[in-house]
RNA sequence: GGAGUCAGCCGGGCGGCCGCUCCGGCCCAGGCCGGGGAGGAAAGUCCGGACUUCACAGGGCACGGCGCCUGGGGCAACCCAGGGCGGGGCGACCCGACGGAAAGUGCAACAGAAAGCAGACCGCCCGCAAGGGUAAGGGUGAAACGGUGCGGUAAGAGCGCACCAGCGUCCCGGGCGACCGGACGGCUAGGCAAACCCCGCCGGAAGCAAGGCCGAAUAGGGAGGCUAUGACCCGGCCCGGCGAGCCUCCGGGUAGGCCGCAUCAGACAGAUGGCCGCACAAAGACAGAAUCCGGCUUAUAGGCUGGCUCCAAUC
Numbered sequence: 001g002g003a004g005u006c007a008g009c010c011g012g013g014c015g016g017c018c019g020c021u022c023c024g025g026c027c028c029a030g031g032c033c034g035g036g037g038a039g040g041a042a043a044g045u046c047c048g049g050a051c052u053u054c055a056c057a058g059g060g061c062a063c064g065g066c067g068c069c070u071g072g073g074g075c076a077a078c079c080c081a082g083g084g085c086g087g088g089g090c091g092a093c094c095c096g097a098c099g100g101a102a103a104g105u106g107c108a109a110c111a112g113a114a115a116g117c118a119g120a121c122c123g124c125c126c127g128c129a130a131g132g133g134u135a136a137g138g139g140u141g142a143a144a145c146g147g148u149g150c151g152g153u154a155a156g157a158g159c160g161c162a163c164c165a166g167c168g169u170c171c172c173g174g175g176c177g178a179c180c181g182g183a184c185g186g187c188u189a190g191g192c193a194a195a196c197c198c199c200g201c202c203g204g205a206a207g208c209a210a211g212g213c214c215g216a217a218u219a220g221g222g223a224g225g226c227u228a229u230g231a232c233c234c235g236g237c238c239c240g241g242c243g244a245g246c247c248u249c250c251g252g253g254u255a256g257g258c259c260g261c262a263u264c265a266g267a268c269a270g271a272u273g274g275c276c277g278c279a280c281a282a283a284g285a286c287a288g289a290a291u292c293c294g295g296c297u298u299a300u301a302g303g304c305u306g307g308c309u310c311c312a313a314u315c
Stems, first nucleotide, its partner, number of pairs: 001311010013278006020037008039286001043297002046295005051207004063203005068083006084098001085096004099198002104196002106192002121138002123134004146164006165188001167185003171182004211259004221250006233241002
């Protein structure tokens, strides 16, 4: 100098002009003054909690979440530190949906002879042939029933042996533990559980359109009263007219409003913007609150700081 990796952070600053919204003050017609006004993810709504309504003797089913170990934080989800196992990278480091495939069911396109009780296309061997043996070799596939070598055989084959891989053990040793090392065994049991399912632990259900309060007009409902001995109405009274309803109270619902609802963002589910100039390499990404809080995941132009790794060159 280049490439990379991890951790943390910023993702705009200053000034002017024109607007939007909320709060306070002043004149209170509308303006003026002062102050507040999106994010690291406000997002997806994937988890957990607060809160609310309903349910709740006990047990079970269904459904959902979580799933290596130790320690710590947290109500919980989840996070942090160290470690184990598997995979990737030369490395720093990264990823893991990390319980179970010898309980059962199911799935596997294309290619290939054959895809799970195996199986014979070519090849090899036996045989005159029919037929039989053979998973060693070829070829296909993401995957072909352990791998390499020696022996063995008609040709072959864990058929036998050595080493390796894998599995198992009431074995031995190490570690708190996940797990690791060894011994022994029979020689082999394929993959997928983010397919159903099984095991362990945990979980009542629904969600702010939760839910609570106030509540008209009109039309229904209930009770009482007046009324053909003429109520009500015809602007107050009388006469007169008209001719079947009228008055009061109560209760439920609807429209609507308030709370829930944050206080230094915030509602009528409705504001948080735009232009110009300056410095600068440049102002440009993803995106935008709706009950609140804690996580996870996803998107993100560009920039800053620090640790580490690899490559090249020089001393």
This is a predicted structure of a 315-nucleotide RNA (Bacterial RNase P class A) from a Pseudomonadota bacterium. Its mean pLDDT, the model's own confidence on a scale to 100, is 78. Its Rfam family is "Bacterial RNase P class A". Rfam's curators write: Ribonuclease P (RNase P) is a ubiquitous endoribonuclease, found in archaea, bacteria and eukarya as well as chloroplasts and mitochondria. By type it is a ribozyme. Rfam links the family to the GO terms tRNA processing, dimeric ribonuclease P complex and ribonuclease P activity. A source record names the gene rnpB.